[in-house]
C1' cells in the first nucleotide's frame, strides 16, 4: 500500500432500524454478635467525526486502533 475482520461498563460480553441482556469487579442496603455466605439496589453520550431516518449500537462516509490475509 491493498483486502476483511475488530472496537459495547473496571474486565468478559450479548445485540443486526424502535427508550443496551447476562456474569465478575466496585459502591451502598438487608442478614450476622463480627466476617464470609445469601440477597436487593445501583453503574454505558455503545472507538472519533459526519451523514440518511420520525427514529441509528445497529445502515452509509470518513478517520483512529488492534487482529488476519495478500502484494
Nucleotide at each position: 500500500g491493498a483486502g476483511c475482520g475488530u472496537g459495547u461498563a473496571g474486565c468478559c460480553a450479548a445485540g443486526c432500524g424502535g427508550u443496551a441482556a447476562g456474569g465478575c469487579a466496585g459502591u451502598g442496603g438487608u442478614c450476622u454478635g463480627c466476617a464470609a455466605a445469601a440477597u436487593c439496589a445501583c453503574u454505558a453520550u455503545c472507538g472519533c467525526g459526519g451523514g440518511u431516518u420520525c427514529g441509528a449500537a445497529u445502515c452509509c462516509c470518513g478517520c483512529c486502533u488492534c487482529g488476519c490475509u495478500c502484494u
Molecule: transfer RNA
Organism: Cytophagales bacterium